[in-house]
Context: one part of a larger RNA
RNA sequence: AUCCGACUAAGGGAAUUCGGCAAAUUGGCCCCGUAUCUUCGGUACGAGGGGUCCCUGUGGUUGUGUAAUUUUAUGUUAUGCAAUUGCAGGGCGCAGAGACUAAGGAGGUCCGACUGUUUAACAAAAACUUAACCUUCUGCUAGCCUGUAAAGGUGCGUAUAGAAGGUGACGUCUGCCCAGUGUCAGUAUCUCAAACUUUCUUUCAAGGAAGCUAAGGACUGAUAAACGGCGGGGGUAACUAUAACUCUCUUAAGGUAGCGAAAUGCCUUGUCGUUUAAUUGACGACUCGCAUGAAUGGCGUAACGAGAUCUCCACUGUCCCUAGUUGGAAGCCACUGAACACUCUAUCCUGGUGCAAAGGCCAGGGAUCUCCAGUGGGAAGCGAAGACCCCGUGAAACUUUACUGUAGUUUGUCGUUGUGAUGUUAGUUCUAUUGCAUAGUGUAAGUGGGAGCUGUUUGAAUCAUGCAUUUUCGGGUGUAUGUUAGGCACUAAUGUAACACCACUCCUUAGAAUUGGCGUUGCUUACUUGUUUACAAGGACAUCGACUGAUGGACAGUUUGGCUGGGGUGGCACCCCGCCGAAAAAAUAUCGGCGGGGCCCUAAGGUUAGCUCAGACGGGUUGGAAAUCCGUUGUAGAGUGCAAGAGCAAAAGCUAGCCUGAUUGGAUCUUUAAUAUGACGAGUUCCAAACACGAAAGUGUGGUCUAGCGAACCUCUAUGUCCUCAUUGAUGGGGGCUAGAGAUGACCGAAAAGUUACUCCGGGGAUAACAGAGUUGUCGCGCCUGAGAGCUCAUAUCGACGGCGCGGUUUGCUACAUCGAUGUCGGCUCUUCCUAUCCUGGAUGUGCACAAGCAUCCAAGGGUGAAGGUGUUCACUUAUCAAAAGGGAUCGUGAGCUGGGUUCAGUACGCUGUGAGGCAGUAUGUUUGAUAUCUACUGGAGAUGUAGAAUGUCUGAGAGGAAGGAUCUUCUAGUACGAGAGGAACGAAGAAUCGAAGCCACUGGUCUACCGGUUAUCUGAUAAGGUAUGCCGGGCAGCUACGCUUUAAGAGAUAAGUGCUGAAAGCAUCUAAGCACGAAACUCACCUCAAAAAGAGACAUUUUCGGGAUUCCUGUAAAAGACAGGUUUGAUAGAACCAAUGUGUAAGUUUUAAGGCAACAAGAAAUUCAGCAUGUGGUUACUAAACGUCCCUACCAGAAUAUUU
Repeated sequence: AUCCGACUAAGGGAAUUCGGCAAAUUGGCCCCGUAUCUUCGGUACGAGGGGUCCCUGUGGUUGUGUAAUUUUAUGUUAUGCAAUUGCAGGGCGCAGAGACUAAGGAGGUCCGACUGUUUAACAAAAACUUAACCUUCUGCUAGCCUGUAAAGGUGCGUAUAGAAGGUGACGUCUGCCCAGUGUCAGUAUCUCAAACUUUCUUUCAAGGAAGCUAAGGACUGAUAAACGGCGGGGGUAACUAUAACUCUCUUAAGGUAGCGAAAUGCCUUGUCGUUUAAUUGACGACUCGCAUGAAUGGCGUAACGAGAUCUCCACUGUCCCUAGUUGGAAGCCACUGAACACUCUAUCCUGGUGCAAAGGCCAGGGAUCUCCAGUGGGAAGCGAAGACCCCGUGAAACUUUACUGUAGUUUGUCGUUGUGAUGUUAGUUCUAUUGCAUAGUGUAAGUGGGAGCUGUUUGAAUCAUGCAUUUUCGGGUGUAUGUUAGGCACUAAUGUAACACCACUCCUUAGAAUUGGCGUUGCUUACUUGUUUACAAGGACAUCGACUGAUGGACAGUUUGGCUGGGGUGGCACCCCGCCGAAAAAAUAUCGGCGGGGCCCUAAGGUUAGCUCAGACGGGUUGGAAAUCCGUUGUAGAGUGCAAGAGCAAAAGCUAGCCUGAUUGGAUCUUUAAUAUGACGAGUUCCAAACACGAAAGUGUGGUCUAGCGAACCUCUAUGUCCUCAUUGAUGGGGGCUAGAGAUGACCGAAAAGUUACUCCGGGGAUAACAGAGUUGUCGCGCCUGAGAGCUCAUAUCGACGGCGCGGUUUGCUACAUCGAUGUCGGCUCUUCCUAUCCUGGAUGUGCACAAGCAUCCAAGGGUGAAGGUGUUCACUUAUCAAAAGGGAUCGUGAGCUGGGUUCAGUACGCUGUGAGGCAGUAUGUUUGAUAUCUACUGGAGAUGUAGAAUGUCUGAGAGGAAGGAUCUUCUAGUACGAGAGGAACGAAGAAUCGAAGCCACUGGUCUACCGGUUAUCUGAUAAGGUAUGCCGGGCAGCUACGCUUUAAGAGAUAAGUGCUGAAAGCAUCUAAGCACGAAACUCACCUCAAAAAGAGACAUUUUCGGGAUUCCUGUAAAAGACAGGUUUGAUAGAACCAAUGUGUAAGUUUUAAGGCAACAAGAAAUUCAGCAUGUGGUUACUAAACGUCCCUACCAGAAUAUUU
């Protein structure tokens, strides 16, 4: 020095910063006094002022004790104690809530009404809640919820209740839209399941078809405080502008009131005003509002808020600009003793190279070894198999009109399930009834039997009168009354049929009984519920079960292509064809280029025969450039269904005749698919069959060739003496074989939507974002040319259209390095480099008189600042300035800081999406790890070497520095210059500013040495002290800045440039030889380090006399070491004394003091410039520097041992 805490700072006072973050200010109690707004409660402790201590005296109030008093009562008198509260007088200090405790305040805006709640461990909020408002469901065996059920909760509650949802106090309001999606209600008709009925398949079964029908749907209506939604274009007023007005398209309706650059406005720093010197801010307005807006609530709003934001006052070390002090840590000594990390090695730097960012490679340079304290540049340092991005036929969660299902809800049928009435309907039985062609007396149902039947008071026929029924409108039948004796049939006639009577059958109609269905309505016994267990209520309903239709993200399982100059968006380069690319075999890529196909044609096919096209020229009626006609010429310049290429002339083109070879079966080969290798598809050739055309040879298995296409499963169709199917036969049906059709275009063919910022896993530098590298379109800066302008004049200055470069600060491109992680914008801090120079210095040109400029050349030594708003870089603005230049260093710098922005989890607005969610849109909030191993650097030590050692004095290779930079004023001089206006310079002096080094006499700061005052408390009181560095006032030394001192002149060699002489080149020329000038740049000068400068230096002295270190006392030094001083021959330290300095007058004693009866009394004065203290100076050996220990000592001399001679 640093970290964690604490304290203080002159002058300024937010200039700091994203932001007053942090700190400071304020603070208790009493009194005075309180604006604005207001929901009248509040705001409010508003704001803003004053007081507060000690002593003495004297009152009040309360409690309580003692004694007395007897006119007994909270009484009175006397006397105490305790608590509390006034008044007056006196007094001290800088300060009286003296310490501790203890709101800074005011104003504007946004949001939310409020108190409350929340993401335990990154979000406390504007989010949630809330009272209040609204909607919906629910009459109790309710509704809602849990459960398979039994059962349970709400609730032993009952619509003033419960449940669900939305809004969110209060005030004022809450507009338009029902087309869409929901919800509710209705519904003639349509659609519609099972069951049921009918029917088909010879019966049965399975199956098919039809009918009937519920809910649901279609359909109709209602509903927005349900989900939600709420336009465009044109014209118009007597300045202009605007548009009350108007036209038109269109919608379900076209946004009303209000608010509005807003928590919402892209453009945008909108425009205006206020605030400021200056405002991307704030506030107030305007407002066509990318994209405000009315319970997804709109607009206001007092109070409240650890919410967001702006301003002002006070206050301050946030800052200018730092300084000082202090406790702990750190440092040193002793003991104990982890973790992380660690491929190897390691003495580095610069440049280069290299998978493009090297301690290790190459080159050059530097470099002796070790230790200690620090700093954090590097080890693309450590920590975590990157969370961003992409990939995975990975996962999970969530959503929905993805796919497929399931609970649940709901519908019908059947069962549980009985008994009546009534209406209706169907069947059966019984009793009645009905039956009309014509002919015939006539109303002949059919068939059979049949010759009688019936009546006469048991009343026939007829007639009459009524009634009922039926009708073919003629009548028939029945019945009642009256009349009273025969009547009918057979025969005959007519006719298909002949009649009385009897039996059977059919049709019509009626009635009755019975069996079912449906509707309505009863009953009670199943069943259910209540309960007082006797009944009551409901009741064949409901419940429950089976089957059945509808609905059904409440739940579940899944899916949610590929390519891709990252992914997404876009596109299809995903199946085919032609040409080019394609590099003369074949093959050959790109989200390469130019174009096509997913057909068409019964002729546009087959064959035979004939013909020749486009165009041009000439001629010719209407007729023209061009119609049809004639002639000549005409190698294809035409045509060939459709792209392009190839092909084609007695044709492959055009025309005509006859045909169907656009046929059936089989095989081969080619291509698809270079080479090895399959399918579909497409084609070639051949054989057989039956054909077509042609006289024949022959040709023909579609179109002149190359595109025009499609598995399995499933369904359908066709063909057939075919095969097969439970125990026979037959029939039908099923299955198979063969051939076709129905499609998968992601085209060798899953049945398939989204979100994830709540995310997870596995991987990838196979692939994006940052940075690097390469490139340099873009960007920046030059050069060439010179149209032009500059009065004239390209080049004083500017310079179009073009051309050529350089740089690697912009933005792109590429995807080379990094995804088992290289921390991402800006600011702060600090260093260095470049020059394409902003200033300062030196020059040249000028459209240079001077002054001020403009342009260019040399030059990188130094400088390049302060503020406003904004996160900003940038840009804009203000006032200065000599100037307020531009860049690089992993867009230098997060193991240095910050964290405002971006970019996690919360939340809100706008927009978007049905939704989950999303948005290079906005807003608010949001954890920044670590003990430094190596290297590097800043410092401090030790060791070795430097051919002996030691002591002392030096040299200076080399290194570092900017040690100085720039300004102003005065003189020069109102001079040179200039018509004037204006107006220099060389040189000299002074001042202040920025920087550098040093210092502390002064000024200021600090001063936890010290002195004093004072609070609380403790030591019983005094005195004297302790604790809170208590606080407060001073303050020496020291350290310091805000204070003071210093901060030259010059020399050398040069740059651009200026010259002299001077040729090449008889001239000219600053150059070629030569000579001279010339700048803040360079080298010296000046300051500092520096014998480890391996080229390891020099000199002096000493060298057997001894020398050094340590121990010891210390400080001019200091982290440890080191350094310096001293060690009794001594002032090194301490003590003592003197001085000086600081504080401010000690204790004790005496005197005095407002008062008080007194006791007493804060305080004052004198003694006393006292007392106390001292890291300072001096004097003084009183004390301590004791005794010791260790190392070295060449040569020379001596001794011992060993070896050799």
Record summary
A computed fold for a 1205-nucleotide part of an RNA from a Candidatus Woesearchaeota archaeon, annotated as large-subunit ribosomal RNA, half B. Its Rfam family is "Archaeal large subunit ribosomal RNA". Its family is annotated with ribosome and structural constituent of ribosome in the Gene Ontology. The organism belongs to Candidatus Woesearchaeota, within Archaea. The prediction has a mean pLDDT of 81.